[in-house]
RNA sequence: GCGCUCAUAGUUCAUCGGCUAGAAUAGUUCCCUGUCACGGAACAGAGGGGGGUUCGAUUCCCCCUGGGCGCG
Numbered sequence: 001g002c003g004c005u006c007a008u009a010g011u012u013c014a015u016c017g018g019c020u021a022g023a024a025u026a027g028u029u030c031c032c033u034g035u036c037a038c039g040g041a042a043c044a045g046a047g048g049g050g051g052g053u054u055c056g057a058u059u060c061c062c063c064c065u066g067g068g069c070g071c072g
Base pairs, nucleotide, nucleotide: 001071002070003069004068005067006066007065010025011024012023013022018055027043028042029041030040031039048064049063050062051061052060
């Protein structure tokens, strides 16, 4: 330099055009307990940046940024 691939809660993953974006774990509050842990309930928490296509984009396309793999 070229090709492929990935980027979503703090973390690990779902979601392949209709999203009010789902779960696990972590966090907060309450219950439980003599206390902690375990257990139960509730709450808060996310689409890397820019553009395009579309009635509608996390999803499809392009560029950038960053990670991984391969080729030279």